[in-house]
This is a predicted structure of a 1175-nucleotide part of an RNA (large-subunit ribosomal RNA, half B) from Dioszegia hungarica. Lineage of the source: Eukaryota > Fungi > Basidiomycota > Tremellomycetes > Dioszegia.

Context: one part of a larger RNA
RNA sequence: UGCUAUAUAAGGAACUCGGCAAACUACAUCCGUACACUCGAUAAGAAGGAUGACCAUGGCCUAUUAGGUUCAUGGUGGCACAAAAUCGAGAGGCAUAACUGUUUACCAAAAACACAGGCAUCUGCUAUAUUGAAAUAAUGUUGUAUAGGUGCUGAAUCUUGUCCAAUGCCAUGAGUAUAAUGUUGGUGCGAGUAUCGUAUCUGACAGAACCUCUGGUCAAUGACAGUCUUAACUAUAAGGAUUCUAAGGUAGCGAAAUUCCUUGGCCAUUAAAUGUGGUCCUGCAUGAAUAGAGUAAUAAUGCCUCUGCUGUCUCAUAUAGUAUCUCAGUGAAAUUGAAUUAGCCGUGAAGAUGCGGUUUACGUGUGGGUAGACGGGAAGACCCUAUGCAGCUUUACUAUAACUAGUCGUCGUUCUGAGCCAAGUCAGGUGUAGAGUAGAAGGGAGUCGUAAGACGCAAAUGAAACACCUUUACUGAUUUGAGUACGGAACUUAUCUGAUAAAGAAACAACGACUGGCGGGUAGUUUAACUGGGACGGUUUCCUCCAAUAUAGUAUCGGAGGACUUCAAAGGUAUGCUUAAAUUAGAUGGAAACUAAUUUGCUAUGUAGAGCAAAAGAAAGUGUAAAGGCAUAAGCAUGCUUGACUGUAAGACUGACAAGUCGAGCAGGUACGUAAGUAGGACUUAGUGAUCCGGUGAUUUUGAAUGGAGAAGUCAUCGCUCAAGGAAUAAAAGUUACGCUAGGGAUAACAGGGUAAUAGCGCGCGAGAGUUCAUAUUGUCCGCGCUGUUUGCCACCUCGAUGUCGACUCACCUUAUCCUUCCGGUGCAUAAGCUGGAAAGGGUUCUGCUGUUCGCAGAUUAAAAAGGUACGCGAGUUGGGUUCAAUACGAUGAGAGUCAGUAUGGUUCCUAUCUUCCACACGAACGAGUAAUCGACUCUGGACGGGUCUUUAGUACGAAAGGACUUAGAUCUGCGUUCCUAUGGUGUACCAAUUGUUGGCACAAAAGCUGGCAUCGUUGGGUAGCUACGAACGUAAAGGAUAAACGCUGAAAGCAUAUAAGCCUGAAGCCUACCAGAAGAGAUUAUAUAAGGCUAGAAGUAGACUACUUCUUGAUAGGUCACAUGUGUACGCAUCGUGAGAUGUUCAGCUUAGUGAUACUAAUUAGCCAUAUUA
Repeated sequence: UGCUAUAUAAGGAACUCGGCAAACUACAUCCGUACACUCGAUAAGAAGGAUGACCAUGGCCUAUUAGGUUCAUGGUGGCACAAAAUCGAGAGGCAUAACUGUUUACCAAAAACACAGGCAUCUGCUAUAUUGAAAUAAUGUUGUAUAGGUGCUGAAUCUUGUCCAAUGCCAUGAGUAUAAUGUUGGUGCGAGUAUCGUAUCUGACAGAACCUCUGGUCAAUGACAGUCUUAACUAUAAGGAUUCUAAGGUAGCGAAAUUCCUUGGCCAUUAAAUGUGGUCCUGCAUGAAUAGAGUAAUAAUGCCUCUGCUGUCUCAUAUAGUAUCUCAGUGAAAUUGAAUUAGCCGUGAAGAUGCGGUUUACGUGUGGGUAGACGGGAAGACCCUAUGCAGCUUUACUAUAACUAGUCGUCGUUCUGAGCCAAGUCAGGUGUAGAGUAGAAGGGAGUCGUAAGACGCAAAUGAAACACCUUUACUGAUUUGAGUACGGAACUUAUCUGAUAAAGAAACAACGACUGGCGGGUAGUUUAACUGGGACGGUUUCCUCCAAUAUAGUAUCGGAGGACUUCAAAGGUAUGCUUAAAUUAGAUGGAAACUAAUUUGCUAUGUAGAGCAAAAGAAAGUGUAAAGGCAUAAGCAUGCUUGACUGUAAGACUGACAAGUCGAGCAGGUACGUAAGUAGGACUUAGUGAUCCGGUGAUUUUGAAUGGAGAAGUCAUCGCUCAAGGAAUAAAAGUUACGCUAGGGAUAACAGGGUAAUAGCGCGCGAGAGUUCAUAUUGUCCGCGCUGUUUGCCACCUCGAUGUCGACUCACCUUAUCCUUCCGGUGCAUAAGCUGGAAAGGGUUCUGCUGUUCGCAGAUUAAAAAGGUACGCGAGUUGGGUUCAAUACGAUGAGAGUCAGUAUGGUUCCUAUCUUCCACACGAACGAGUAAUCGACUCUGGACGGGUCUUUAGUACGAAAGGACUUAGAUCUGCGUUCCUAUGGUGUACCAAUUGUUGGCACAAAAGCUGGCAUCGUUGGGUAGCUACGAACGUAAAGGAUAAACGCUGAAAGCAUAUAAGCCUGAAGCCUACCAGAAGAGAUUAUAUAAGGCUAGAAGUAGACUACUUCUUGAUAGGUCACAUGUGUACGCAUCGUGAGAUGUUCAGCUUAGUGAUACUAAUUAGCCAUAUUA
C1' cells in the first nucleotide's frame, strides 16, 4: 500500500452518469390492511402495529409412565428474550411487454423470440407442404377441413377508417404474337433431265402457355395532397373558390423508445431541475393486425420521486486476516540491435538519455511511486488502396433446379361431327350506256314448239353482245369417296392405383426427348478512374485564348468560351463593288426605319449632283466559339459552271508509337477566263472513333485431284454518344456495424508540427457621443501589429497501434490580474464606483439540471480571473458520452441495409529493466589519529492568505442623507506543523451479560463452575497506542534595495524643470529575516597496556530490510509486588423463596499495552577490524 472483513462522533445521498456498493428489513402467532381491478383464491406478506426468554400453578390436545409450533393467570432477571446462525426494505408515478417461459455456451437476458387468442390463405386424400438423383422410399399420417401446411398479428377490453391507380395473387374468355413441329409454294444444287434426289436459303398457312385486355382482392406489397380567400378590434376560420389524385390520414394518441428547431409554452415537484409527471398541439417525420388506444396482474426491464437506512460523501480513523516486506526452500513469463542509459535551451523525418550549447552529477543497492523511454502485448478492427476475398439483396448481367405449356415416343380399339381434297349435280353474278342482273373465250344464223308464238340473228349501246353448242374461271349448296389434321363420345388389353381382393382410372396420367414461358429457389460474376483522404458534386474526346516566362513545349477540381455541324452554294472561275457607326438636313415621321450630305488637292469658258488623285478609318462583315487574318480584299454582288476531279508524288512539319498536317511537280480528262492563269471544296484552326466481326457494289486475284462452285482476298462503301471518346465483354447493379486478407502514415479521424484566413488581444488616427468640452468615460470608418487558447488550411513524424470526450486524483507554469497590496486620472466632496499603471506572494466556494466541457439556476464569498502543459494526467482511477456485435421508433431505400436522428443493453490487460521522483542504506575518494561538541561563507526547499467587529468617530467630508483614510485591539475563516491532558472514534491477548451447540471439572440426576465453535457468535462498556470531529502553536514584527508613483536641490536652456551630476520617499512583489535540510573552512574537549568500531545478545523513543537509540559502573525485557485504569459486586458458603432467583459475605473478583519498585530469570562467554599518526 492493495484485497477481504469489523466498528465509527455529528450530519444523512451533500457522493455519483446513476443510492453503484454497503446498511436497513427479515422468523412465528395475533390484530389490521388503501387506491385500483378483467370482480377472482387479485392487489396482499399491501401499509402499519402487538406479542415471543425463564419460573410456578391450572387447563387443553395427542398414539396418555412420555410429549406438545397449545392457552390462561401470577412471578423472575437483563441494555437487549425470533438475544447466535439462517432469514422480504417499503411506498407512489410513468414507459414498454399481457402473463410463466426462451435467447447471443465465452462482454448484450432485454422492450428482442415464444406464447394462448385473432385474421388471411393453400389443401378433398395418390391432399397441400417437405426430404431425395430416384425408388413399389419416407415425414405429414395409420391424421381427413373442429384436419394439415404457410404468412401476419400477439391474452382479455374498446376498435381496426379511405384507396384496386402501380406491383402481386385469383378469375373469366376475347385479342395478339410466336417456339419446337406440321402442311405447302418458291429457290439453289445434283442428276441417268417432264417424272426424280437433296436441302445452302426463303415465303405463306396451321400452331400452346406466357403476354395484353376485362373484372375481383389491402388483417396482400403498399399509399393516404396543395394554393387562395372569408366573421363589425385583432386573431382564428364553420364556410367559399381552385388545381391535382387511385384515395387524400378517420377514431384515437401526440415535444412520445417517434419532436430537428428544443432546455417548445404553461402547471406541479425542488432553495435551484437540459430531469420527471400533467396539459397544450406549431405531428421536421404519429396512426389503426408492419395493428391503434387504454388497462388489473406480472418484471434481476428503462426513467422519476418519497419514507427508512447507512463511511457513497462532508472527511476520514482504528482494528483483524491475507498479500506485500525480511529469512529458509523451490522457482516461471512477456520483453531484449548493442549500451558506459542525466536536466534545460536549441536543432532535427517537425515532441532527443544518445546531435549542438550549457548546467548538474563520487560508485552500488533496497523498499516505494509511475511522468517518460512516442513503454510491453496484438503485421490497426477506424480511414483509404487492391482491375483482393467472402456473406447478403435486387426490376444488375448471364446461366440454371423446380414449376408450367406445346410437339413426338412408350400408345391400342370403336363411333361420330364439321373442315380440307377429288369427282358428280344444282345454283349464283346489278359501275355507265344498253329493253336489261353482260363471269370469260370460241363457234354461230338460227334454236325451241303441232301451232300461235318465244328467244336469237340484223340494228343499236358498250371496253366486252346475247339464242343454241363447246370449253372454262370464281362463289355457294348438296351427294359420294380415300386420306389427313382437329373436336366430341365410348371401349379395354398397355400403363397407373389398390391388400397380387372387390374395384377404380385409362391411352389420359406418368416417364423420356425437343421447344416456349416463368424462375435470387440456386450459382458464377460485374458494379471505372481522376480526386489537396474518401463519399456527394464535377470531369473524362476535339477546337480557341490567357496562364506560358518574345522559338517549340509545359501542370493544377487554374481563368474564359465553343464543337460532335452546315452549305449544290455559303464550292470553282471571270468581272465589278466597298461596309458599319456617328453628325447635319428632310410634310405626315416619333428613339430608330427612307433619302441626301458630311476631309483635302489637281484639271477648267463653265464652279456642276464632273473627272482624277490622295488622306482618314475598318469600329462592319467573314454560316458558327475564340484567336490570328482579310480593303490587292478572304467582305458584298453578277455571269458561266462542277477541280466538293481520277492516278500519283519529290520534300517537309509534327509525333514514344499509332495517328495527324502541308505539299511543288508529273500523267489523264475538265470548269472559268481574251490571256497570263486559277481550281484536287469552303479565310484558317473544331464538327470525331483503332482493331475484330458483318453487309453491299466492283474485281482478268486465290480456287485443296481437275472444271466449276462455296469460301476468301483486293478496291470502294455501310453498321459503334464503343462520349469512361487508344475503345477490357455481344451481354453486368447494390449492401456489409457479421465481416476477412494484403498493404499504406504514398491517405483521413486524435495529438504534435507549419501557416495565421478566422479567432483573441493591442496600437495609430480621431468622425462623433459626453449640457459646454475629441481623448473622465466612450471611439464609427480606415490603417498597423502581436499571440498561437477557437474554426480552418497543409498532409511533415506515427496505421508490424502515439487509447478518444467528460469526471476524479495530483498538480507545475504563464499573465493579457478576478480578489488582496501600492499608485495616477476622474464628469473623484464622503461613501460607492469608472478608467489606467506597478504587481503572479497567496487565494480564487458549495449545490439543482444535463454524460457533458460549456451553460442556466439557487445560496455564499475578498474574489468565485483567463490560459498553457499530447484540448496536462486511463503501464494512476472511472467508463456516463462517443465508437463493434442484440433490439426498437421516426425517416430513407424496391431490397439487403442506412441516418454527427432518437432509445435500452453492452469484457478497460501489464509482477517496472533504464531515466526520473520519494525515502532508506552500503562502499570509495579527499582530509582528519579516534570520538564528541561548536561552527563562518555557501546552497536547497518550505512558509508568505483573507474577512468581520470594536476603537479613533457618528469625527473628517457633506445642505442632508449618509459616512471615511489612518492608529490600536479583539476574533473568525482558510492553510500548515506538532500533540493526545480532556472530548469523540477505534481498541480481535481487558471486564461483564447472553443465544445455540459441544467438551472438561464435579455429579445419582439436574443445576453449577470452566473451555471450544458459530463474523471478535451476538450485545453493553473500555486501558495503552493510533487518531479527529479534539488540543496547542504558526502564518508575526523589523530592516535593506526597488517598481509604478510622489518629491528636494538643480543646470544644459540667466526662466522653468523630480534628472542631466547629486539626494529623499514608496508595494502582499525582490533580498534579508522565520522554519527545515545539505555541505562545511575552522575551533574546542577527551585520549596511552590505547582511544574507537563491528559481529553476536536483551530491547524500543526507532524500524519494510538495513540503519538509528539504550543496555551489567544495569531497571533493557520477562517475572513478582504495589498502584492506576477499566469492568461492575466473582467463586464458594450462608439465609430467604415451591421455583426462576434474590440478599449477605463484597464498590467485590478479574484487569492487555500504563505508573512505580524489585536483579528472581535473560542481556553470558567471546570473536573480529584498527594497531597509523602524535606525544

RNAcentral holds the full RNA, with entries from ENA and Rfam. It matches the Rfam family "Bacterial large subunit ribosomal RNA". The coordinates come from a structure-prediction model, not an experiment, and the mean pLDDT is 81.